A computed fold for a 1527-nucleotide RNA from a Chitinophagales bacterium, annotated as small-subunit ribosomal RNA. The sequence is in RNAcentral, with records from ENA and SILVA. Lineage of the source: Bacteria > Pseudomonadati > Bacteroidota > Chitinophagia > Chitinophagales. Its Rfam family is "Bacterial small subunit ribosomal RNA". Its family is annotated with structural constituent of ribosome and ribosome in the Gene Ontology. The prediction has a mean pLDDT of 82.
[in-house]
């Protein structure tokens, strides 16, 4: 400088991600409804459904300057009357009904039909026409018959008609005249577009006409011209179905006649046999088209109220008639349906005009005013008509515009909420108060514009006509708009919504109920989602809702989408139309680009301005209407036309290659069966078995024969075919592909809807084969069952010919075709080179990889990359590849291929997990190797069940059952029964009033209680009064083992003392998330070492604490006692000692440190060394992120809910101890490694003053009665017992065992009956090693054996829990079973395998196919009839003719009759589909889903399915081969 003003997203799939992909919202609109709500005002708009039905009233008439004329009215005259009046007169204004003219063909109204030259839009008629109205030229001379209407007769109920009689006109007829008018023969310059016109002209024949008048003129005929309406034709453009493919006989053309304002099959005869159509004919549903209107960045899509153009239609249907114009919305005539009147004979009608009824309907308005103005009809003209119009009512229907007060004002006012509640936030400057305005509204006054014009008058020019100028007349809207004044905050806010999309929070009821939702979705006791408040937000005379259409949605993708795996490449090929198509020269100008001109109606929309105060509205001007047409002009690109050229296709020549095809011959292994033969008892088969074949001689081994069907090795990730497939060795025949040479053609080429062909395997007909396999079928197994899987038979079929059928996971899930893009290898067929090196080139076939590309996974010169052409498919999941219909087949089915309905999704792909009847690696008393047990027996003890008035409560798989409870006679005690008390059984404060409490002590009672009696305060302080204590009333906070452990802290249990869990920075990956923690090693260990896009660090682990084991030191009393001494029956008893032991304090020892051997290391290994101990020395406490809504609301604490003469409290008894049984842990036995008796010996930890108790005595004891020590290294519980050592019992239900049971005591306690322990005597049960199945434990362990302790009066303890004593045995090893760590792989699981799910059957509901049969509609098509009108013919009758009338023919609505096709509704019955709460039967599928699915086919089965043949990987694991990368 030009150009341009334009484009938001968000929720929903998943534990989480990317994506694909549908639902939904947020905006705008509207001729709208509906719900709540309302102050004015302009502007616009108001039946969208029944084109259904229609009372009432207007809605087209007008001309006396066209006529006869007078029926109303008014006014004159004339006669009679005194007048009121009657009567006569058309004489005058005027005018009924009448002739006659023009006009009711415009104005209004509606969308029913119509997919059409119906509309749009351009163009054409040499094929036409136009009253009125404009110019031009001519003309208007004579004459004649009717019929209205008016008398009069007659019919009828009316509507009306009929018959005689009189009449006029701008009615109708004859006649003259007449052309530039029509027609017919002719001449024709000259145009032109085929047919043709056609200036100028000749000759013949034909048609005209109306008057009235004020005397100005209006009318009238003919012709031409022009103008404004129409007629007719043509390109383009104009919904959807192909589940509608063929359609057409006046049907396409031609002649000829006719008809028409014109062309034309518009008719009619004849003749040919065309004409349309895949670029959609027909046929069927639908619909009035257009300027425009809504949305949309736009292309686009929807919609055609109002304005405005054009069509069509006026109860359905037909039909002409009159006109300039009609097949006529208020005109005729006829047929139908309906509706009215009737005297029952026969009439009358048509609101889709404005009003307005009735109906339908969610839903639309007043039976209004005036022609004042705009326009129209007639008229000279006044005027008259106008439901057109202009006004005006009634509706928030919309769209504008105003108000419903401003301004000050904090105690932040009362109340409301809520809140952590002396108080705070909030409503909120909001109110209240001051101060101020006055727009609306309401009263009062004045009051338009819209009026130009015409008419009348007066006046100018001007011959007249016309034109000017001046007065005057005319307003429905309306006393409206509007302006002035008054008085006063005075008269005016509501809807909706507050989880997320999406601006707006709280409390309270409710309690998966009531209910909300547009989508995710809320609601089951702490709902910002249900309902009600306070508070908010949004909008605002409105506000929501509903329903419709754009948009969003790029979700049909021109602009702008895809197709491996998500919907989606046709099974392959040849090939028709179509579409695209190589280099080069010239022409042509269809396309294509550019000027010009034409049209693109107005109005809309944009814009500039102006008018209503403004704004909506409106108004004038620009621009703009991307579109048609028609010219002129360029020539790169297509295209066409003519040459030309190789490099694209072909073809020729030479070789080369293969499982390519098709038809024939041959072969040997293996099967089976015959036949003989050897040989004899089992073969077979399987997880194991059985059917099953065998002494009638099998299996098995030889030989010979016979059939059928496959072809081992070779052989391979190899060849070859278009696909399907194709494999023994030959032969014929064919077909291909490649490579070398460069010869010929000369673009001949790609792709290809339709079409034909060719198609694995199952399976269909006929004939043949028939060996092995095997659907089905049968038998044995297995199993709950087994219509399976395993087995043992076996039939189709499997194999030939021929002939269907046409379908697969027919896959590379990836159409053909041609170009272009970096690289390694490997192979197979070739060429070039002397070639088993190395290398170059073509043409397949594989595997890795760059950039790219992709949602990612991946693909990757064999593209999924980067472009081109054609072609074929998709568009949410199901319903469904189903239903119907078509086509095809011999069936079986294939092919095309929907809808209702139903869900919010379904899906890819890749992530973390968790699971797999996957996979590898490793741990663990996991298994196995051992020991001991439990599970049988009594008994203890817990549970469960069951009973009870009550057996209180919890803990329930592992992780509940000797658990809470580490101690239930009364208490505890939470339960039951029965008696008490209500501010309460404890504490607190406040207030009133006594003084005491305490203590004694009485009736009553089971006791609580309850009713009495005696006593009668304290401290300071003169006192006054202050404080304290105590117990009463009263008031206020009570109580509660009552719910919820799924509201909650807190503790704790389990995986698990497994080794794991994660961070932060970097990096990869779109992204979840990876990495890091993966790998190799090694460890008890995510221990360490070493590698590594990873480098740190955290919580774990390990250590750091505790005891034990050893040694040094320090300290020695109650502990100790080697020496020394004293003493005793004896004894650290005593004096000493500090040596030991021991106490307990505080060091030091252990580090794989040395040593050898492996090992890059870390570390392993050693019957190594040393050492008290050796690879973590024993043991303990210690418990990582989570995981079980794991457990406790009865330890506590606590939120909520409930209770309050009770779910609380106090008593007294009972009960928690019940007993038909089931289980769990124990205990003490079954005995001789024992019993029993008797002797003898060794401990450690701990306990003890409401206590342990020596010793003594008495008692068989259990314990009693004295009573020393000791607050404890002093003294005491306190004997350790198994062990030894002697005796005895001799294998037995016992000299084993000891349960019941009886006596008779003892302790403790208020109290042993339910319901205690102990003790003596008696009694002496079951049990003699324990099924299935199961449990601990790897060393001072397990067994075994006694000891102490908490609790507690006592005790049920045989239980916990701790200390010592004596003291094993096996671990080969990791295959199994359990549990767990890690890596990996697989998924349809994330509530995470106790997952998910499929499919009969049974119940409900809802759509829907089929169906005998009914009922309806539209269309066609044949026959029959056939109305009005039309056309055509005609002797009889009418008429002098003309001609009618009559009759015949044809034509035709509409009606009937027949068969038939479509479509729609309805059904006895039947099909399947979808939904639905926890039903039934099974378990098909996902993991190797327990037989791998899975696709096609055939069969069978209640059901998922199974099972045969073929074929896929979208199969898991495992080995072997080969190739590839890397080093």
């Nucleotide at each position: 400088a030009c150009a341009a003003c334009g484009g938001a997203g968000a929720g929903u799939u998943u534990g989480a991600u990317c994506c694909u992909g549908g639902c939904u919202c947020a905006g705008g609109a509207u001729g709208a409804a509906c719900g709540c709500u309302a102050g004015c005002g302009g502007c616009a708009g108001g039946c969208u459904u029944a084109a259904u039905a229609c009372a009432u009233g207007c809605a087209a008439g007008u001309c006396g300057a066209g006529c006869g004329g007078u029926a109303a009215c008014a006014g004159g005259u004339g006669u009679a009357g005194c007048a009121a009046u009657a009567c006569a007169u058309g004489c005058u204004g005027a005018c009924g009904a009448g002739c006659g003219g023009c006009a009711g063909a415009c104005g209004g109204g509606u969308g029913a039909g119509g997919a059409a030259c119906a509309c749009g839009u351009a163009c054409g008629c040499a094929a036409c026409u136009u009253u009125c109205c404009u110019c031009a030229a001519a003309c208007c001379g004579g004459g004649g018959c009717a019929c209205a209407a008016c008398c009069u007769u007659g019919a009828g109920a009316a509507a009306u008609c009929a018959g005689g009689g009189c009449u006029a006109a701008u009615u109708c007829c004859c006649c003259a005249u007449a052309a530039c008018a029509u027609u017919g023969c002719g001449a024709g310059a000259g145009g032109g577009c085929a047919u043709c016109u056609g200036a100028u002209u000749g000759c013949a024949a034909u048609u005209a006409a109306a008057g009235a008048u004020u005397c100005g003129u209006c009318g009238g005929u003919u012709u031409g011209a022009g103008a404004u309406g129409g007629g007719c034709g043509u390109g383009c453009g104009u919904u959807c179905g192909a589940u509608u493919a063929g359609c057409u006989a006046g049907u396409u053309g031609g002649u000829a006649g006719g008809g028409u304002a014109a062309c034309g099959g518009c008719u009619u005869a004849c003749c040919a046999a065309g004409g349309c159509a895949a670029c959609g004919a027909u046929c069927g549903a639908u619909a009035g088209c257009u300027g425009g209107u809504g949305u949309g960045a736009g292309a686009g899509c929807a919609c055609g109220a109002c304005c405005a153009g054009c069509c069509a239609c006026a109860c359905g249907g037909g039909c002409a008639c009159u006109g300039a114009g009609a097949u006529a919305c208020g005109g005729g005539c006829c047929c139908g349906a309906c509706u009215c009147c009737u005297a029952c004979g026969g009439g009358a009608g048509g609101c889709a005009g404005c009003a307005g009824u009735a109906a339908g309907g969610a839903a639309u308005a007043u039976u209004g005013g005036u022609c004042a103005a705009u326009g129209g009809a007639c008229g000279a003209a006044a005027g008259u008509c106008u439901g057109a119009a202009c006004c005006a009512g009634c509706c928030a229907u919309g769209c504008c515009g105003c108000g419903u007060g401003a301004g000050g004002g904090a105690u932040g006012a009362a109340g409301g909420u809520c809140c952590u509640c002396u108080g705070g936030a909030u409503u909120g400057u909001a109110a209240a108060c001051c101060u101020c305005u006055u727009u609306u509204a309401u009263c009062u006054a004045u009051g338009a514009a819209g009026a130009a014009a015409u008419g009348u008058c007066c006046u100018g020019u001007u011959u007249c006509u016309a034109c000017g100028g001046g007065a005057u007349u005319u307003g429905a809207c309306g006393g409206u708009a509007a302006u002035a004044g008054a008085u006063g905050a005075a008269u005016a806010a509501g809807c909706a919504c507050c989880g997320g999309c999406u601006a707006a929070c709280u409390c309270c009821g409710u309690g998966c109920c009531a209910g909300c939702a547009g989508c995710c979705g809320c609601g089951g006791u702490a709902a910002u989602a249900c309902g009600g408040a306070g508070g908010g937000u949004g909008c605002a005379a409105g506000c929501g809702u509903u329903a419709u259409c754009c948009g969003g949605a790029u979700u049909u993708a021109c602009u702008g989408g895809g197709u491996u795996u998500a919907a989606a490449g046709g099974g392959u090929g040849c090939g028709u139309a179509g579409g695209u198509g190589g280099g080069u020269u010239g022409g042509u100008a269809a396309g294509u680009c550019a000027g010009u001109g034409g049209u693109g109606a107005a109005a809309u929309a944009c814009u500039u301005u102006c008018g209503c105060u403004u704004a909506a509205c409106g108004a004038a001007g620009g621009a703009a209407c991307u579109g048609c047409c028609a010219u002129u002009g360029a020539u790169a690109c297509u295209a066409c036309c003519a040459g030309u050229c190789u490099u694209g296709a072909a073809u020729a020549c030479a070789g080369u290659g293969g499982a390519g095809g098709u038809a024939g011959g041959c072969g040997g292994a293996a099967u089976g069966c015959g036949u003989c033969a050897u040989g004899u008892a089992g073969c077979g088969g399987u997880g194991a078995a059985a059917u099953g074949c065998u002494u009638a001689g099998a299996u098995a081994u030889g030989a010979c024969g016979c059939a059928g069907a496959a072809c081992a090795c070779c052989a391979a990730u190899u060849g070859c075919g278009a696909a399907g497939g194709c494999a023994g060795c030959u032969u014929g025949c064919u077909a291909c592909a490649c490579u070398g040479u460069u010869a010929u053609u000369g673009a001949c080429a790609c792709u290809g809807a339709g079409g034909c062909a060719c198609g694995a395997a199952a399976g269909c007909g006929u004939g043949g084969g028939g060996a092995u396999c095997a659907a089905a079928c049968a038998g044995g197994a297995u199993u709950a069952g087994a219509u399976a899987c395993c087995c043992u038979g076996g039939u189709a079929g499997u194999c030939c010919a021929c002939g269907c059928c046409c379908u697969a996971a027919a896959c590379g899930a990836u159409g053909a075709u041609u170009a272009c893009u970096c690289g390694a290898u490997c192979u197979c067929a070739g060429c070039g080179a002397u070639a088993c090196a190395c290398u170059g080139u073509u043409g397949g076939g594989g595997u890795c990889u760059a950039u790219g590309u992709g949602a990612a996974a991946g693909c990757a010169u064999u593209a999924a990359g980067u472009a081109a052409u054609c072609c074929a498919c998709c568009u949410g999941g199901g319903g469904a590849g189903u239903a119907c219909g078509a086509u095809c087949g011999c069936a079986a089915g294939a092919u095309u291929g929907a809808a209702a309905c139903u869900c919010a999704a379904a899906g890819g792909a890749a992530u973390u997990g968790a699971c797999g009847g996957g996979g590898g690696u490793c741990c663990g008393c996991a298994c196995a190797a051992g020991c001991g047990g439990u599970g049988g027996a009594g008994c203890a003890u817990g549970u469960g069940g069951u009973u009870c008035a009550a057996u209180u409560c919890g803990a329930u798989g592992g992780u509940a059952c000797g658990c809470g409870a580490g101690g239930a006679a009364c208490c505890u005690u939470a339960c039951c029964u029965g008696g008490g008390c209500u501010a309460g059984a404890a504490u607190g404060c406040a207030a009133g009033g006594a003084g005491a409490c305490c203590g004694a002590u009485c009736c009553u009672g089971a006791a609580a209680g309850g009713g009495g009696u005696c006593u009668u305060c304290c401290c300071c302080g003169c006192a006054a009064g202050g404080g304290g204590c105590u117990g009463c009333u009263u008031g206020u906070a009570a109580g509660g083992u009552g719910c919820u452990g799924c509201a909650u802290g807190g503790c704790u249990g389990u995986c698990g003392u497994c080794a794991g869990c994660u961070c932060g920075u970097g990096u990869c990956g779109u992204g979840a998330g990876a990495u890091g923690u993966u790998g190799g090693g090694u460890u008890a260990a995510g221990u360490c070492c070493c590698g590594c896009a990873a480098c740190g660090a955290g919580c774990g682990c390990a250590a750091c604490c505790c005891c034990c084991a050893u040694c040094a030191u320090u300290a020695g009393u109650u502990g100790c006692c080697a020496u020394c001494g004293g003493g005793u029956a004896a004894a650290g008893c005593c004096g000493g000692g500090g040596a030991c032991u021991c106490u307990a304090g505080u060091g030091a020892a252990a580090c794989u440190g040395c040593c050898c051997g492996c090992g890059u290391a870390a570390g392993c290994g050693g019957u190594g060394a040393g050492g008290a101990a050796g690879g973590a020395g024993g043991g303990g406490a210690c418990g990582a992120c989570g995981u079980c809504a794991a457990g406790u609301c009865a330890u506590c604490a606590c939120g909520g809910c409930c209770u309050u003469u009770a779910u609380g409290u106090c008593c007294a008894g009972g009960g928690c101890u019940a007993c038909a049984c089931a289980c769990g842990u124990g205990c003490u036995a079954c005995a001789a490694u024992g019993g029993u008796a008797g002797g003898u010996a060794c401990a450690a930890u701990g306990g003890g003053u409401c206590g342990c108790a020596a010793c003594a005595c008495g008692g068989c004891g259990a314990c009693g009665u004295g009573a020393a020590g000791c607050u404890a290294a002093u003294c005491u519980c306190a004997a350790a017992a198994a062990a030894c050592c002697u005796a005895u019992c001799u294998c037995a239900g016992u000299c084993c065992a000891g349960a019941u049971u009886g006596g008779a005591g003892u302790c403790u306690g208020c109290a042993a009956c339910c319901c205690g322990a102990c003790u003596c005597c008696a009694u002496g049960a079951a049990g003699c090693u324990g099924g299935a199945a199961u449990c601990g434990c790897u060393a001072g362990u397990a067994a075994u054996c006694g000891g102490g302790u908490a609790u507690c009066a006592g005790c049920u303890a045989u239980g916990a829990u701790c200390c010592g004593g004596u003291g094993a045995a096996u671990a080969c090893g990791u295959u199994c079973c359990c549990g767990g760590a890690c890596c990996u792989u697989g998924u349809a699981c994330a509530c995470a395998c106790c997952g998910c799910c499929c499919g009969u059957c049974a119940a409900g509901c809802c759509a829907u196919g089929g169906a005998a049969g009914c009922c309806g509609g539209g269309u066609g098509u044949a026959c029959c009839u056939g109305a009005a009108g039309g056309u055509g013919a005609u002797a009889a009758c009418c008429g002098u003719a003309a001609g009618g009338a009559g009759u015949c023919a044809c034509u035709c609505a509409a009606g009937g009759u027949a068969a038939a096709a479509c479509c729609g509704g309805u059904a006895a019955c039947u099909g399947g589909g979808g939904c639905u709460a926890a039903g039934u039967c099974g378990u098909a599928a996902c993991a190797a889903g327990g037989u791998a699915g899975c696709c096609g086919u055939a069969u069978c089965g209640g059901a998922a399915g199974g099972u045969g043949c073929g074929g896929c990987u979208g199969g898991a694991a495992u080995a072997c081969c080969u190739c590839c990368u890397u080093u």